[in-house]
Context: one part of a larger RNA
RNA sequence: UGACGGGGGCCCGCAUAAGCGGUGGAGCAUGUGGUUUAAUUCGAUCAAUGCGAAGAACCUUACCUGGAUUUGACAUCCCGGGACCGCCCUUGAAAGAGGGAAAUGCCCUUUGGGGAGCCCGGUGAUAGGUGCUGUAUGGCUGUCGUCAGCUCGCGUUGUGAGAUGUUGGGUUAAGUCCCGCAACGAGCGUAACCCUUAUCUUUAGUUACCAUUAUUUGGUUGGGGAUUUUAAAGAUACUGCCCCGGUUAACGGGGAGGAAGGUGGGGAUGACGUCAAGUCCUCAUGGCCUUUAUGUCCAGGGCUACACACGUGCUACAAUGGACUGUAUAAAGGGUCGCAAUCCCGUGAGGGGGAGUUAAUCCCAUAAAGCAGUUCCUAGUUUGGAUUGGAGUCUGUAAUUUGACUUCAUGAAGUUGGAAUCGUUAGUAAUCGUGGAUUAGUAUGCCACGGUGAAUAUGUUCCCGGGCCUUGUAUA
Numbered sequence: 001u002g003a004c005g006g007g008g009g010c011c012c013g014c015a016u017a018a019g020c021g022g023u024g025g026a027g028c029a030u031g032u033g034g035u036u037u038a039a040u041u042c043g044a045u046c047a048a049u050g051c052g053a054a055g056a057a058c059c060u061u062a063c064c065u066g067g068a069u070u071u072g073a074c075a076u077c078c079c080g081g082g083a084c085c086g087c088c089c090u091u092g093a094a095a096g097a098g099g100g101a102a103a104u105g106c107c108c109u110u111u112g113g114g115g116a117g118c119c120c121g122g123u124g125a126u127a128g129g130u131g132c133u134g135u136a137u138g139g140c141u142g143u144c145g146u147c148a149g150c151u152c153g154c155g156u157u158g159u160g161a162g163a164u165g166u167u168g169g170g171u172u173a174a175g176u177c178c179c180g181c182a183a184c185g186a187g188c189g190u191a192a193c194c195c196u197u198a199u200c201u202u203u204a205g206u207u208a209c210c211a212u213u214a215u216u217u218g219g220u221u222g223g224g225g226a227u228u229u230u231a232a233a234g235a236u237a238c239u240g241c242c243c244c245g246g247u248u249a250a251c252g253g254g255g256a257g258g259a260a261g262g263u264g265g266g267g268a269u270g271a272c273g274u275c276a277a278g279u280c281c282u283c284a285u286g287g288c289c290u291u292u293a294u295g296u297c298c299a300g301g302g303c304u305a306c307a308c309a310c311g312u313g314c315u316a317c318a319a320u321g322g323a324c325u326g327u328a329u330a331a332a333g334g335g336u337c338g339c340a341a342u343c344c345c346g347u348g349a350g351g352g353g354g355a356g357u358u359a360a361u362c363c364c365a366u367a368a369a370g371c372a373g374u375u376c377c378u379a380g381u382u383u384g385g386a387u388u389g390g391a392g393u394c395u396g397u398a399a400u401u402u403g404a405c406u407u408c409a410u411g412a413a414g415u416u417g418g419a420a421u422c423g424u425u426a427g428u429a430a431u432c433g434u435g436g437a438u439u440a441g442u443a444u445g446c447c448a449c450g451g452u453g454a455a456u457a458u459g460u461u462c463c464c465g466g467g468c469c470u471u472g473u474a475u476a
Stems, first nucleotide, its partner, number of pairs: 001476002003473003007470007015460002019424005026315008034306002042052002063301007072126001076125002078122005087100005106115003128290002131288003137284002139279003142275001144273001149188005155164003168179003194267004199235007209224002212222001214220001238261001241255005317417001321376007333364003338357002343352003383414001388409007430452007
């Protein structure tokens, strides 16, 4: 000087407390451990476990079994030959192997040839490796933590390691600011600048809008530039104003005006460093290993196994509900390899057909909880939907291992969950649907969107994590 203390003081955080809803019990989905297996590819273990994987039937694929191959699936150089591509037959699971027919391209030259590209054969230099080492590395990332800290120059001080500044009194979300002070300044962080959202103005009106007119009641038509909205430029919020407190300060409490008030809400943004944290399987890369194999090609299988244990979710256990009928209201997205309306067929998944649409125009596309009415009457039920049998639809060469969906039948556990534990402070929790990426197909996951919309916070004694000062030490 740090680190540590079941030392002290001050302070903060959904840390506790106060509420609300979960997990832990059930069934299923998914990931992991374990076990099994020819293989169940590999990595990740506080900060892994709906994670890499925004999508394993083949491919992917790295694993296993079997069949092949050796200058190689891919790159450059050298030599020889050939137009290339394509077609047919035999064999084979395919990869491949064998055979046959047909055929002579492009550019420059002017017929000697040369060049580019492609194919076949040969030779070695070399290719290749998702092989090892993340404890050789770059890059990227997690974590403490969006915590308020981490440092430097000059000066002063101490023999020195160092100290001071950065401590003290207040204050703040903040090393934020004020005052004081042997310090005076500065840098990286904080804040601000950036995006979005909330209000208004101007400009601009088509595909959007409709106060006015007509109406077949459909923004449909004439028309309009008001409104909504879209998207560009601006305005607005700064403790600016008033009162009180405070050291005449920083700032705090209350009020006015205002769409918004004290960082307005949300996002992006992550200091010096810590964990030899993670990643050599994104990529790059040193070293080592391999080179008729640890490379490459192919078929089938596996990654989907299943006494069990754990994590994360979905659906429920019902009447604030289930079922049926009618009826209302979003936002944000996607669409030509596509989205697909009206219409017809089918109980349905879907099929036929195909207007429109490269989209504020057309389509996906009926939002659902909600509201109104009817029914059920507390039961393992008109709850719950697992499991299983039959029949189908779609994608795709292919759905058996191993896809999703429909329909008929079947109708399991489950009656609110022990110890323990998680999320959450406002348009939040809870609840309700909608869309997108990835995909041929496959979503209870992920990412986004809106609808309805609470309760509680007396406080900081305690648990957990952290910051500052101080103190102790058998610690470095």
The part of an RNA shown here (small-subunit ribosomal RNA, 3' major domain) has 476 nucleotides and comes from a metagenome.